[in-house]
RNA sequence: AGUCAGCUAAGCAGUCGCUGUAGUGCUUAUUUAUAAGUACUGCGGAGGAAAGUCCGGGCUCUAUGGGCAAGGUGCCAGGUAACGCCUGGAGGAUGUGAGUCCAUGGAAAGUGCAACAGAAAGUAAACCGCCCAAAUUUUUUAAUUUGGGUAAGGGUGAAAGGGUGCGGUAAGAGCGCACCGCGCAGCUGGCAACAGGUGUGGCUAGGUAAACCCCACCUAGAGCAAGACCAAAUAGGGGGGCGUGGAGAAAUCCAACGCAUGGCCCGUGCGGUCCCCGGGUAGGUUGCUCGAGGCUUGUGGCGACGCAAGUCCUAGAUGAAUGACUGCUCUUGACAGAACCCGGCUUAUCGGCUGGCUCCA
RNA sequence: GGGCCGUUAGCUCAAUUGGCAGAGCAAGGGACUCUUAAUCCCUAGGUUGGAGGUUCGAUUCCUCCACGGCUCACCA
Repeated sequence: AGUCAGCUAAGCAGUCGCUGUAGUGCUUAUUUAUAAGUACUGCGGAGGAAAGUCCGGGCUCUAUGGGCAAGGUGCCAGGUAACGCCUGGAGGAUGUGAGUCCAUGGAAAGUGCAACAGAAAGUAAACCGCCCAAAUUUUUUAAUUUGGGUAAGGGUGAAAGGGUGCGGUAAGAGCGCACCGCGCAGCUGGCAACAGGUGUGGCUAGGUAAACCCCACCUAGAGCAAGACCAAAUAGGGGGGCGUGGAGAAAUCCAACGCAUGGCCCGUGCGGUCCCCGGGUAGGUUGCUCGAGGCUUGUGGCGACGCAAGUCCUAGAUGAAUGACUGCUCUUGACAGAACCCGGCUUAUCGGCUGGCUCCA
Repeated sequence: GGGCCGUUAGCUCAAUUGGCAGAGCAAGGGACUCUUAAUCCCUAGGUUGGAGGUUCGAUUCCUCCACGGCUCACCA
C1' cells in the first nucleotide's frame, strides 16, 4: 500500500416520564377470591441490519384420487428442518500477489432467430484477386472477352465452416505431415465433477437455451388483518306459552280494539303479547413469544456443521412503549425503530479495534 | 402489518417472435390574414426511473435498488 475474517456501534451519574411483569395498599363490583381502576416498590425494555419482502421453513385455516398445465432450480460432493443459503473441491475469467467473480446441464432430438453491411449468414458463397484454356488485339512483356479451377490473400460483419508452419500444386485446398484445438475409443488417478497419458478419425458437428424446447430434481392455495373462544343494543330467523266477542268440527272469517291518513264521520291500509334457542356485528380475550434459542467446555470433521455435558431466560404493545432535562468526559457520535416467529440473501452504514495473509521499499 | 401494480418527449399514451424509439396535444420558425384564431408546411425536444448482467445487439430477458399508486371498493 492492499486483501480476507471477526468484534464494536460514545461513555458515566442524577431527576421526571412511558411500557411489560411481580409484590403490597386503597376504591368499586359481586359469585368472598376474583375482576376492573389506581398508587408505591422491585426487576426487564429495539438492531446488525429491526429495512427490502427476494428465497426457505415453523404455525393456522382451506383443499387433498390421478394426470396435464404453470413455476422454480441446474458443474461435483457434502451440511441443513429446508433453501435459490453455506462449506470443500473441479473448470473458466481476472489480478504481480494475497485474493475476487461466474444462472457453469444439453446446440450430434427438433423448431426458431441473426437487423444493417457483405458476393455469400449455415446440408455455404466467386465481388476483387490468383491460376489454366480458347478467341481477339498487339512487335513482345501483356491487355480484353468467354469458359473453367481455387476459400491462400483483400474487403464486409459481432460471427465467414479448425489454427500455425513445412511440403505439395498450374494456382490452391486436411490434399499430406508436425505441433495445438476438436470428436470417438480405451487406460491411469479421483466417491464424483474432472485431470493426465495412449490410440484413432481427418474437421464432419459455428453462435444463441436469462428464445421455444429436451433432460434431471423440487413445488397444493392463502396468510396472524391467518385462525380460535366469549359475547351487548337494534333488526331479522326458529320454537313454545298466553290472548276480547260472534260464526264454524277445524282451517279460517267477521266484529271490536290499537295505530296511520283526516278538523270530524264514512272509507282505506297496517297490527298481538311474553318467554326460550341459535347464528352473527360492535366490543373483549387469545394466538404472543421457551425457541430447528443463546453462552461455556469437551469431542468428531479440512470445513460448513454434528454430538454430549453444564448453565441462562433476554421486549411483547394494540393509537401502539425506549423519551425529555441537567452535569461531566472524549475522538462530538453513521445507517437506522420490533408488531406471529425462525434460517438465509440483498441493500444502507461516520468511525474504531483485533487477527491471518500478500506486494513494494 | 400483509398483498398487488406502475415508471417511455413538457402532458397523455404506443412500440411482440430482442434489430434505426413513434403518435396526438403543447413549444419554436415560416406561409395565409389588415391583425388574431383556425388551417397548411418545417423544426427541435429521449441516459426508455437508476445500477449491473445475458446477448453481436435490450424499452423488451434476468438480478438488485429508487420513486409513485391501490386508502377501508385489495385484506379487519